[in-house]
RNA sequence: GCGGUCUUGUCGGAGUGCCCACCCCUCUGUUGGCAGAGCAACGGGCUGAGAUCGCGAAAGCGGGAUCCGUGGAACCUGAACCGGUUAGUACCGGCGUAGGAAAACAAGCAACGCCUCAGG
Numbered sequence: 001g002c003g004g005u006c007u008u009g010u011c012g013g014a015g016u017g018c019c020c021a022c023c024c025c026u027c028u029g030u031u032g033g034c035a036g037a038g039c040a041a042c043g044g045g046c047u048g049a050g051a052u053c054g055c056g057a058a059a060g061c062g063g064g065a066u067c068c069g070u071g072g073a074a075c076c077u078g079a080a081c082c083g084g085u086u087a088g089u090a091c092c093g094g095c096g097u098a099g100g101a102a103a104a105c106a107a108g109c110a111a112c113g114c115c116u117c118a119g120g
Base pairs, nucleotide, nucleotide: 001114002113003112006108007107008106009105010104011069012068013067014066017046018045019044020043025038026037027036028035029034052063053062054061055060075100076099077098081094082093083092084091
């Protein structure tokens, strides 16, 4: 001196999913027994950094937090894909040297890596 990591600020991008009863009650079927559906639920549970809040009939829009910004697996498509697992279309792995995706900027400082110069 450069680079990445880290911190802060500003700018930009992204996702916001899946599952669930017993009793009571309601409806339908039934001679009854029983079965199915609904309710139970702004309740509970699963994974995760994040499954949130508001408006909207919905599509969607906005806010917060979180993550990510090419050295890009943040996230999308493939895809309700393939294998496993499960209560589960969630989850794990493959797919994936696939195709896309915001080309970040500035400041700071300790250590790390590389290069250069000087001295010993």
The RNA shown here (TPP riboswitch aptamer (THI element)) has 120 nucleotides and comes from Ferrimonas balearica. The model forms 92% of the base pairs in the Rfam consensus. The sequence was found by an Rfam model in a public genome assembly. It matches the Rfam family "TPP riboswitch aptamer (THI element)". Rfam links the family to the GO term thiamine pyrophosphate binding. Lineage of the source: Bacteria > Gammaproteobacteria > Alteromonadales > Ferrimonadaceae > Ferrimonas.